[in-house]
């Protein structure tokens, strides 16, 4: 890299180095010298996996917790794209794509 399954309208920042890009890609629309990417430190959020607690007789469902493994910490996955629905107008429905987690060979 590939395949399978699940999830996405919620949530969560300061400091240091750095010095012009960034938001996957295309089109939009945004963010950025009042400091982008990247790296570092310390926090935080969340609850996918593990651990722990735990109600029924049991496997330990539900529920809880947050010690460990990831992830995340502008904007719905920022919006759209394909199919469909409906309008004056879109936080309409289902996909694709991409992201994350767990698993498979």
């Nucleotide at each position: 890299a590939a395949c399978u399954u699940a999830u996405g309208a919620a949530g969560a920042a300061a400091g240091g180095u750095g010095g012009a890009g960034g938001g996957a890609g295309u089109g939009g629309c945004c963010c950025g010298u009042a400091g982008a990417a990247a790296c570092c430190u310390u926090g935080a959020c969340a609850a996918c996996c593990u651990g722990c607690u735990g109600u029924a007789u049991a496997c330990g469902a539900a529920a809880g917790u947050a010690a460990g493994g990831u992830g995340u910490u502008a904007a719905u996955u920022c919006c759209a794209a394909u199919c469909g629905a409906u309008u004056a107008a879109a936080c309409c429905g289902a996909u694709a794509a991409g992201a994350u987690a767990a698993g498979u060979a």

This is a predicted structure of a 105-nucleotide RNA (SAM riboswitch aptamer (S box leader)) from an uncultured Flavobacteriales bacterium. Of the family's consensus pairs, 91% are formed in the model.